Small-subunit ribosomal RNA, 3' major domain from an uncultured bacterium, 450 nucleotides, folded computationally. The RNAcentral record of the full RNA draws on ENA. Its mean pLDDT, the model's own confidence on a scale to 100, is 86.
Context: one part of a larger RNA
RNA sequence: UGACGGGGACCCGCACAAGUGGUGGAUUAUGUUGUUUAAUUCGACGGCCCACGCAAAACCUUACCAGGGCUUGACAUGUUCGGCAAUGCUAUAGAAAUAUAGCGGAGGUUAACCGAAACACAGGUGGUGCAUGGUCGUCGUCAGCUCGUGUCGUGAGAUGUUGGGUUAAGUCCCGCAACGAGCGCAACCCUUAUCUAUAGUUAUUUUAUCUAUCGAGACUGCCAACGUAAGUUGGAGGAAGGUGGGGACGACGCCAGAUCUUCAUUCCCUUUAUGCCCUGGGCUACAAACGUAAUACAAUGGUUGGUACAAAGAGAAGCCACAACGCAAGUUGGAGCAAAUCCCUUAAAGCCAAUCUCAGUUCGGAUCGGAGGCUGCAAUUCGCCUCCGUGAAGUUGGAAUCACUAGUAAUCGCAUAUCAGAUAUGGUGCGGUGAAUGCGUUCUCGGGUC
Numbered sequence: 001u002g003a004c005g006g007g008g009a010c011c012c013g014c015a016c017a018a019g020u021g022g023u024g025g026a027u028u029a030u031g032u033u034g035u036u037u038a039a040u041u042c043g044a045c046g047g048c049c050c051a052c053g054c055a056a057a058a059c060c061u062u063a064c065c066a067g068g069g070c071u072u073g074a075c076a077u078g079u080u081c082g083g084c085a086a087u088g089c090u091a092u093a094g095a096a097a098u099a100u101a102g103c104g105g106a107g108g109u110u111a112a113c114c115g116a117a118a119c120a121c122a123g124g125u126g127g128u129g130c131a132u133g134g135u136c137g138u139c140g141u142c143a144g145c146u147c148g149u150g151u152c153g154u155g156a157g158a159u160g161u162u163g164g165g166u167u168a169a170g171u172c173c174c175g176c177a178a179c180g181a182g183c184g185c186a187a188c189c190c191u192u193a194u195c196u197a198u199a200g201u202u203a204u205u206u207u208a209u210c211u212a213u214c215g216a217g218a219c220u221g222c223c224a225a226c227g228u229a230a231g232u233u234g235g236a237g238g239a240a241g242g243u244g245g246g247g248a249c250g251a252c253g254c255c256a257g258a259u260c261u262u263c264a265u266u267c268c269c270u271u272u273a274u275g276c277c278c279u280g281g282g283c284u285a286c287a288a289a290c291g292u293a294a295u296a297c298a299a300u301g302g303u304u305g306g307u308a309c310a311a312a313g314a315g316a317a318g319c320c321a322c323a324a325c326g327c328a329a330g331u332u333g334g335a336g337c338a339a340a341u342c343c344c345u346u347a348a349a350g351c352c353a354a355u356c357u358c359a360g361u362u363c364g365g366a367u368c369g370g371a372g373g374c375u376g377c378a379a380u381u382c383g384c385c386u387c388c389g390u391g392a393a394g395u396u397g398g399a400a401u402c403a404c405u406a407g408u409a410a411u412c413g414c415a416u417a418u419c420a421g422a423u424a425u426g427g428u429g430c431g432g433u434g435a436a437u438g439c440g441u442u443c444u445c446g447g448g449u450c
Base pairs, nucleotide, nucleotide: 008450009449010448011447012446013445015441016440019404020403021402022401023400026295027294028293029292030291031290032289033288034286035285042053043052064281065280066279067278068277069276070275073121077120078119079117080116081115082114083113088103089102090101091100092099093098123270124269126268127267132264133263134259135258136257137255139253144183145182146181147180148179149178150159151158152157163174164173165172189247190246191245192244194216195215197213198212199211200210219241222235223234224233225232226231297397301356302355303354304353305352306351307350313344315342318337319336322333323332324331325330363394368389369388370387371386372385373384374383410433411432412431413430414429415428416427
């Protein structure tokens, strides 16, 4: 000077408290451990791993395993020689890679392309994240971290940055051997709530609504109280009031934090293999344990019929109206739309009726059997969907533990990225309905200042 203390003082945070709904019990999904396996590729492990890398594992992906093959190589540059072609198509062998034979024929000669030879080399998702760059997580959107000059101290250092107030804030005010400044805070950016103006296709009544663009508006500006001030409390006006709500934005640094499997890269290792191609398998195993979710256990409900109201987003190897067929998944025709035009697209909870009457049930839907549909070379390992039948556990969950302060929690659907299809109950967004509680800071946890 820091760090730490079961030392003191002050302050803050869904930290506790006050509330609401969950997890922990059941079934399933998913990730992990363990075990198994020829292989179950690898990484991630307190907080800061565990619906994480993966915004999609049937082949591919794929890095793993078994088998079949290649060795200047799937890919790059260079040298020499040869060919006129090569891609492709057909046939044969084969699981394919591949091999052999035939067909075919653009272009126009320093070349491209193909083949052969030898060597420099290529290649490596091999190792080291404790050699690194870059990127990211975390403390933490916490209010801190520093510098110049001056002053003090032998010096390390101190001062400034402490003190009295105030703030979300090292925010501002006052004081002061300090005076200034920088990185952070705030503001500038995007969005949302109100209004003016301009414009009006595809929306449309162009007034309004809507869409787009330029602007306005909020600053403790006004009033009162308190205060030296900064500011605090209340009020007015206002669509909005004291940072209006939300987002982007993350200081100096910490954890030898994560990543050599995005990429780049030192060194080491490998070179007829730790490289490359292919077929099949595996990553989906299953006694058990843990995390995260979905669905339930019902009457604030289930089922049937009728009926109302969104936002946001996607669309050409696409979205697909409408019609016919099918109980349905879907199929067959077929219009429109590269989109404010057409389409996905009937939102669901809600409301109005009827029924069930407290049961393991008309709750719940796991599991299994049968029949079909779709995608795709291909659904056996290992896809999704439909119909009929089957109808498991589960009657609100021990110790413990999580999230949330308002258009939030809870609840209800919709869309989308990835994507042929899909194991999505995941992720990211969008809107609909819409609460309860907050005395307070003694205690728990984390953080800041002295």
Rfam family: Bacterial small subunit ribosomal RNA.